About this RNA: Bacterial RNase P class A from a Pseudomonadota bacterium, 405 nucleotides, folded computationally. The source organism's lineage runs through Bacteria, Pseudomonadati and Pseudomonadota. The coordinates come from a structure-prediction model, not an experiment, and the mean pLDDT is 75. The gene name in the source record is rnpB. It matches the Rfam family "Bacterial RNase P class A". Rfam's curators write: Ribonuclease P (RNase P) is a ubiquitous endoribonuclease, found in archaea, bacteria and eukarya as well as chloroplasts and mitochondria.
């Protein structure tokens, strides 16, 4: 100088003017009150006012309600080990595997010998392996040659068993080599064989058991045993483990008008009813509460009657719901610095900071100046993570290559 890796920070700045929305203060106005004072509204002034992702709503937790608690099944998630945490599928450290010269990066990383299912095309055969080309003919078999016991014939000659050896062969043996495929039932070598093959042996690989190291995952130039059952579980499944449901429109409090619900009191007349009481020697009589039933009332109309129309209890109290209001609501598992413990995530102690809280939803607009000319994007109960989007700038540590001294 070039090319990279990892971690962190930042996300236009300044000023003026005009607004918006909470908070504090509050002139003033209105109302209540004898007053002191209170309630409502509110000019002005002061101060606060989006993010690293506020996003996706994918995980985890707080909080709230479902009365509380335990268990089973279902369903869903997660899946190497240890630790951190309120908790997690997150984070840290470690193990194993893969990629990169390296810094470093990536991995749903339990079980396929519990069971069921799957593997297109090609290929002989795709998991109870298989035979297209090829290799072999030892044994057995088939055909031929050899062979010649024996038999037939007067003879020439003919027929011909066994055995031996040979040739050919597959409807026999093999799976080394070729070929197909993403994948072909461990690899190399020697022995072995008719040819071959874990068939035997050595080494490598694999598995099981043991030993050693490690908290563990796991590792080992360790020992013994087993000739050695591929892939895929992000197919079902098995094992282990976790999860009750709904969500701030959760939930809590106050509570109008109108309508409706309940309770108590009260109001005229008639009729029914007959408690209690009174009179009487008695028979009987008098008075007549509660309750039941029915009708009316008031207005149109000064009065009465009839008809018609309208209306048809009154007062007080209680409780539920609606509108509306208040709350939940932002100080939180909070941020920063320093010390200590820890490899680290993190924990802990001290000091310090004060940081939106709306409710159809504020956080904006204009102008001027400057620069490297400005990306993705807008809170809605809160917090911890993950993922996704993102112009540009800055810092720290580290790696590889080239050059110079």
């Nucleotide at each position: 100088g070039g090319a990279g890796c990892u971690g962190g920070c930042u996300g236009g700045g300044c000023a003026a003017u005009c607004g918006c929305u909470g908070c504090g203060u509050a002139a003033c106005a209105u109302c209540c009150g004898c007053a002191a004072g209170g309630a409502u509204g509110a000019a002005g002034c002061g101060g606060g006012g989006a993010g690293g992702a506020a996003a996706g709503u994918c995980c985890g937790g707080g909080c709230u309600c479902c009365a509380g608690u335990g268990g089973a099944c279902a369903a869903g998630g997660c899946g190497c080990c240890a630790g951190g945490u309120a908790a997690u599928u997150c984070c840290u450290g470690g193990g194993g595997g893969g990629c990169g010269u390296g810094a470093g990066c990536c991995c749903a990383c339990g079980g396929a010998a519990a069971g069921u299912g799957c593997a297109a095309c090609a290929g002989a055969g795709a998991a109870u392996a298989g035979a297209c080309c090829g290799c072999c003919u030892a044994a057995g078999c088939a055909u031929c040659c050899u062979g010649g016991a024996g038999g037939a014939g007067c003879a020439a000659u003919c027929c011909g068993a066994a055995g031996u050896g040979g040739a050919u062969g597959a409807c026999g043996g093999c799976a080394a080599g070729g070929g197909u495929g993403a994948a072909a039932c461990g690899g190399u070598g020697c022995g072995g064989u008719a040819a071959g093959a874990g068939c035997g042996c050595a080494c490598c690989g694999c598995g099981u058991c043991g030993g050693u190291g490690g908290u563990a995952a796991c590792a080992c130039u360790c020992g013994a045993c087993g000739g050695c059952u591929g892939g895929a579980a992000a197919a079902c499944c098995c094992c282990a483990u976790c999860u009750g449901g709904a969500g701030c429109a959760a939930g809590g409090c106050c509570a109008a008008a109108u309508a409706g619900g309940g309770a108590a009191g009260u109001c005229g007349c008639a009729u029914u009813g007959g408690a209690a009481g009174c009179c009487g020697c008695a028979a009987g009589g008098c008075c007549g509460a509660a309750g039941g039933u029915g009708c009316a009332a008031g207005c149109g109309u000064g009065a009465g009657u009839c008809c018609c129309g309208c209306g048809u209890g009154c007062u007080u109290c209680c409780g539920g719901g609606u509108a509306g209001g208040c709350u939940g609501c932002u100080a939180a598992a909070g941020g920063g610095c320093u010390g200590c413990g820890g490899u680290g995530a993190c924990g802990u102690a001290g000091c310090u900071c004060g940081u939106a809280g709306a409710g159809g939803a504020a956080u904006g607009a204009u102008u001027g100046c400057c620069c490297u000319c400005g990306a993705c994007a807008g809170a809605a109960c809160c917090c911890g993570g993950c993922u996704u989007a993102c112009a540009g700038g800055c810092c720290a540590g580290c790696u590889c290559c080239c050059c110079c001294u």